[in-house]
Small-subunit ribosomal RNA from Aquimarina brevivitae, 1527 nucleotides, folded computationally.

RNA sequence: AAACGAUGAAGAGUUUGAUCCUGGCUCAGGAUGAACGCUAGCGGCAGGCCUAACACAUGCAAGUCGGACGGUAACAGGGAUUGCUUGCAAUCCGCUGACGAGUGGCGCACGGGUGCGUAACGCGUAUAGAACCUACCUUAUAGUGGGGAAUAGCCCAGAGAAAUUUGGAUUAAUACCCCAUAGUAUUAUUGAUUGGCAUCGAUUAAUAAUUAAAGAUUUAUCGCUAUAAGAUGGCUAUGCGUUCUAUUAGCUAGUUGGUAUGGUAACGGCAUACCAAGGCUACGAUAGAUAGGGGUCCUGAGAGGGAGAUCCCCCACACUGGUACUGAGACACGGACCAGACUCCUACGGGAGGCAGCAGUGAGGAAUAUUGGACAAUGGUGGGAACACUGAUCCAGCCAUGCCGCGUGCAGGAAGACUGCCCUAUGGGUUGUAAACUGCUUUUAUACAGGAAGAAUAAGCCUUACGUGUAGGGUGAUGACGGUACUGUAAGAAUAAGGAUCGGCUAACUCCGUGCCAGCAGCCGCGGUAAUACGGAGGAUCCAAGCGUUAUCCGGAAUCAUUGGGUUUAAAGGGUCCGUAGGCGGGUCUAUAAGUCAGUGGUGAAAGUUUGCGGCUCAACCGUAAAAUUGCCAUUGAUACUGUAGGUCUUGAAUGAUUGUGAAGUGGUUAGAAUGUGUAGUGUAGCGGUGAAAUGCAUAGAUAUUACACAGAAUACCGAUUGCGAAGGCAGAUCACUAACAAUGCAUUGACGCUAAGGGACGAAAGCGUGGGGAGCGAACAGGAUUAGAUACCCUGGUAGUCCACGCCGUAAACGAUGGUUACUAGCUGUUCGGUCGCAAGACUGAGUGGCUAAGCGAAAGUGAUAAGUAACCCACCUGGGGAGUACGUUCGCAAGAAUGAAACUCAAAGGAAUUGACGGGGGCCCGCACAAGCGGUGGAGCAUGUGGUUUAAUUCGAUGAUACGCGAGGAACCUUACCAGGGCUUAAAUGUAGUCUGACAGGACCAGAGAUGGUUUUUUCUUCGGACAGAUUACAAGGUGCUGCAUGGUUGUCGUCAGCUCGUGCCGUGAGGUGUCAGGUUAAGUCCUAUAACGAGCGCAACCCCUGUUGUUAGUUGCCAUCGAGUAAUGUCGGGAACUCUAGCAAGACUGCCGGUGCAAACCGCGAGGAAGGUGGGGAUGACGUCAAAUCAUCACGGCCCUUACGUCCUGGGCCACACACGUGCUACAAUGGUAGGUACAGAGAGCAGCCACUGGGUGACCAGGAGCGAAUCUAUAAAGCCUAUCACAGUUCGGAUCGGAGUCUGCAACUCGACUCCGUGAAGCUGGAAUCGCUAGUAAUCGCAGAUCAGCCAUGCUGCGGUGAAUACGUUCCCGGGCCUUGUACACACCGCCCGUCAAGCCAUGGAAGCUGGGGGUACCUGAAGUCCGUCACCGUUAAGGAGCGGCCUAGGGUAAAACUAGUAACUGGGGCUAAGUCGUAACAAGGUAGCCGUACCGGAAGGUGCGGCUGGAACACCUCCUUU
Repeated sequence: AAACGAUGAAGAGUUUGAUCCUGGCUCAGGAUGAACGCUAGCGGCAGGCCUAACACAUGCAAGUCGGACGGUAACAGGGAUUGCUUGCAAUCCGCUGACGAGUGGCGCACGGGUGCGUAACGCGUAUAGAACCUACCUUAUAGUGGGGAAUAGCCCAGAGAAAUUUGGAUUAAUACCCCAUAGUAUUAUUGAUUGGCAUCGAUUAAUAAUUAAAGAUUUAUCGCUAUAAGAUGGCUAUGCGUUCUAUUAGCUAGUUGGUAUGGUAACGGCAUACCAAGGCUACGAUAGAUAGGGGUCCUGAGAGGGAGAUCCCCCACACUGGUACUGAGACACGGACCAGACUCCUACGGGAGGCAGCAGUGAGGAAUAUUGGACAAUGGUGGGAACACUGAUCCAGCCAUGCCGCGUGCAGGAAGACUGCCCUAUGGGUUGUAAACUGCUUUUAUACAGGAAGAAUAAGCCUUACGUGUAGGGUGAUGACGGUACUGUAAGAAUAAGGAUCGGCUAACUCCGUGCCAGCAGCCGCGGUAAUACGGAGGAUCCAAGCGUUAUCCGGAAUCAUUGGGUUUAAAGGGUCCGUAGGCGGGUCUAUAAGUCAGUGGUGAAAGUUUGCGGCUCAACCGUAAAAUUGCCAUUGAUACUGUAGGUCUUGAAUGAUUGUGAAGUGGUUAGAAUGUGUAGUGUAGCGGUGAAAUGCAUAGAUAUUACACAGAAUACCGAUUGCGAAGGCAGAUCACUAACAAUGCAUUGACGCUAAGGGACGAAAGCGUGGGGAGCGAACAGGAUUAGAUACCCUGGUAGUCCACGCCGUAAACGAUGGUUACUAGCUGUUCGGUCGCAAGACUGAGUGGCUAAGCGAAAGUGAUAAGUAACCCACCUGGGGAGUACGUUCGCAAGAAUGAAACUCAAAGGAAUUGACGGGGGCCCGCACAAGCGGUGGAGCAUGUGGUUUAAUUCGAUGAUACGCGAGGAACCUUACCAGGGCUUAAAUGUAGUCUGACAGGACCAGAGAUGGUUUUUUCUUCGGACAGAUUACAAGGUGCUGCAUGGUUGUCGUCAGCUCGUGCCGUGAGGUGUCAGGUUAAGUCCUAUAACGAGCGCAACCCCUGUUGUUAGUUGCCAUCGAGUAAUGUCGGGAACUCUAGCAAGACUGCCGGUGCAAACCGCGAGGAAGGUGGGGAUGACGUCAAAUCAUCACGGCCCUUACGUCCUGGGCCACACACGUGCUACAAUGGUAGGUACAGAGAGCAGCCACUGGGUGACCAGGAGCGAAUCUAUAAAGCCUAUCACAGUUCGGAUCGGAGUCUGCAACUCGACUCCGUGAAGCUGGAAUCGCUAGUAAUCGCAGAUCAGCCAUGCUGCGGUGAAUACGUUCCCGGGCCUUGUACACACCGCCCGUCAAGCCAUGGAAGCUGGGGGUACCUGAAGUCCGUCACCGUUAAGGAGCGGCCUAGGGUAAAACUAGUAACUGGGGCUAAGUCGUAACAAGGUAGCCGUACCGGAAGGUGCGGCUGGAACACCUCCUUU
């Protein structure tokens, strides 16, 4: 390197209007000693107090040996004696089997439980013991002789309630003691040989000293003693590994070592005495917190992360603490002593106890089982054995706690049944082959019958081998589970399905109810009347005897990143440099072999895991074999790389030399301008300041100006993307001293290097201390302004400070928001300081300093040899937002404060870059009666009308900035009418269907009544006889101007007749998106042209339509009348005419077409020509995509909701017309450009039969009475202003006409509330209107009248039209308003009516401080001190002795006292923080946020904050300069 084999890695939701990224939160998976909810047929295999090492009733869990012993309490047998009912009773005898209690031996240190303590050689792993012990077992050798004194028991006598205990007498042993014997044992001394790893070991010789023994029973065994060895088990030491906190940094007196002694099985400060002063620690000592460790288990692709139940190994513990005894072994779970706490008994004097053994109880808790059977098996103890004991163990019981398996049927069956549910509703869909029905099967359950394996052997008997006895073979009792597993037979679908979910993630959808309620929710989020999200139902989906929820762990999360992350702007580079430890390190040679690599050996317990095979019918489960166990140790090799050691080299580094450079630093000297002050002169009324002012200064002479003097601070021009410095920073000139940098292959050293935790030095401004200084500026402060306020911005002053010296502070947006060093990787173009060549221009080159760009990188913006590219090394830092750089603790500081630096709680985001909009008290360009220039108004008066408000029984409802307010309403006395009061009706009207009835009802008249209505009365269908018609009545379908315009349709307003709004394809961008649609021109216009990664297209613009302006032509009545004629007082009146006007059809005409100029073109300009009209001729209709939840449910329509003897409907009367007031829109005026009176001229467009009305008469008049014409180019109307004349002379008038009184007219059923008009009288306010504000650019404004709709009449001064007369002004786009395009900023996207900050007030939550109070653990000092070991003593006991009692001492558990530290809880009061409903005050930030913002610091202020000083751009705009790219 290849081949083969095995294994093997998934994402989603949520920040936005949308996008990409960063980043957290959440979900899908697996697991559990689990718990809870609902549900539940069976079996197998496992598991079952995780909390109180809390307390325990009761039973059991360790005994056994008579083949060690004395014996004989109970039982059985035997013997003897007695009584006698001759087969019973009593007594005696240890004679026998046996055996209570006792002596003695072995066991009780195992097995079983628990996890308190322990951060330790405790555990794991690997070694060592030449520093050790080991009962029972095995092997080997040797031995087992003699003697003695006691003691329990038993007996006697006591004490006590009991537990227990005292005294006396007597007795045995495999109990105890003495003597003998023994060396291959032990000790001491002296040698020798040999080995090793330092002390030393092994073997051996000599001398001296010392220590043994037990029997039983039977004749074969079991024992006993000594020694050696083995095995087993233990003990000790060592290397390595083994949690968190540095807000624990110093710890230690037996401490570290030595000598000696003691002690131990053994080494050792293990202990004691003396000597020395050591020992541990940033590679984390000490302290604190937590915790039994491992094999293993869960998860994960792995690396890892988490756990330490069951099973196995080790450790520790046994009510708490201490202590030793016995023993081979314990400092002993079911032993002892003492102290303490607790419980129990008691006669109150004293005693007893220890379930963390198995069951079980109480308690705690969300929660965890039977007071079961058996020693049949496996094992353990004792025994020679039989056997005994064994809650170890084997079994059974309870529990879906888990894993695994089985079943609840299978096949057919469409009228696609009924019910249910849904729908576009009488027809479908779905439930659904589902059911019914037919056939089949019988696992399981039920009944009956049979029925295991687990058992191997012991004694005994038979037999084989060697002489016995052992060993082998055969035979041969014994089963808790259990009549269980299993097998067979019988009948029959018979005995057996639930849980969760159904908005997205995430598989599965509809109806009803509810109406931000009730509720759901893992995250996003649902619910405010059409909820697939709540509750129910139908249906569906997923799992299934289970299903969900909760809790915990891993995963997903590459979200702590070794594998495998980052740090310009998202969190994150230390302010800078020096340097210690540490980490890393140039070329070459040699050696070594620590790292590294390879081989071999040992170990890595078993179980577990994986694989093969096998056993339970399968599986779970189990057996067996293999693999793995990635580790540790030892050993043998390899030597490229790293290390180590030694040489050597020069390119890294450094030094010297030469040549240069600069606002580098420190100290001194010095210069001019400016400012201020002082003195003197000139000079006069202001100066100063601002948006405008004022405070202030000034007639005591300021400001201004001249001269002189003084003071302090800062250095114009040069000056620049310039230069220097590590950074902070550094600027007049000059001198001295010091340092640095660059270049040059000239020399020297020879890797001397890089980085840098802790450490040190420097470190803007502000600030602090001491002493100076103080011109200007200037926090604080004062005054003046501004303002609602103004603790600000502006102004006048002004203290600290700014300056100097010395000493602190140690922080900044200390920024390139970019750590340092080294190497490499396309270019272009400036500039600074050097060098080489060159006359110069310039070229090349080294080091800096800028701009643009390629590849690459990047989320993008951008960066790009000065990297944010490609690599290497070292350091620092980050891990969601807020709380918070806060609290506590510690260090530093004079202080201010700095450094280090959390948690509770809370949110589902916070954030970066870019996109599209919107917005800006941003910018540029452009337009509009937008401003300006003009004309006329409104706002003042009276009245009309609408609105608000108020009032009212009602004053119906709607419209409310622009875009409501003479608006809906183009016409409210009744009606309308919707409102109010009162009185009535219950289906009025229309239509249809079906049925019945009638030929009347209606109408007329009368009565009651306010009327509706009711009552009385009257009198009439047609007919072809089929019926038609009309009416009544019944039933079904009604009605509502009630609500919701925020459920809707339709219609409408507005931006706006503004020029915009989009699409297809292509291209650019990760993407949202962009381009096109931008740019340069031009236009009224996204109109057109040019350019162009765009090319085209659509809706808008324009044009096409209507009116008007000119002409022609056609036509000629009702219109016209030039010519001809007739007629009249007069008139186209008549005949006639068709010319003209006019009417109304069709055409023509205008297109920048022509000319000149400018321009590439589009186009523009020209008092151009021509033309009626000239550059869209004038006007209208026409309103893109959309905005305002704009308006309208009261035009109409309509979903949903609501009312149904009423919210429907009818009637009378009232109201909509009210009236302290406010506003809008108008009319009339205030007068002479006018009023009044008289005379006189000229329109257009409309309307008219219940009508317009000529004309005549009456009336002052409104009008009335007659009456012709006209359904109208025919009839009907005085147009007015104007013109002519007269009068009024400036007054509240001959202006003005309100108001009021009187009298009338007309309409109408009816003019009181509440009509219009006429006449007479009355004669108000008002003398041109404050702030403010509206309309209009030509036939316009202004002014004048006319007509019409609605309509009986009319509150019309309104509205819609029509014509008459007929102006002024526009320099221009600075400003106000609105709009369009481009660009810019943004923290806005409900889009500035946006967002948002802080105090204060209220509620809730967690937390800091705190006088104090209450606990806890540990240490220190002192006092006291049980049991007990050890030591000493010892007149008592022991015939002597050994020894014991006693006494004393050391140590110590415990107790007490004292001071301090630590830690926890709590606390009056207090501090800030977080979260809350639409609270209060302001408006600090986001736009130039209206004073650009922010950082550090200082002062001040209700609060956001303001101001000073220095810094930053993460500031907009404008201008200028410089540089670059392309041509």
Annotation: It matches the Rfam family "Bacterial small subunit ribosomal RNA".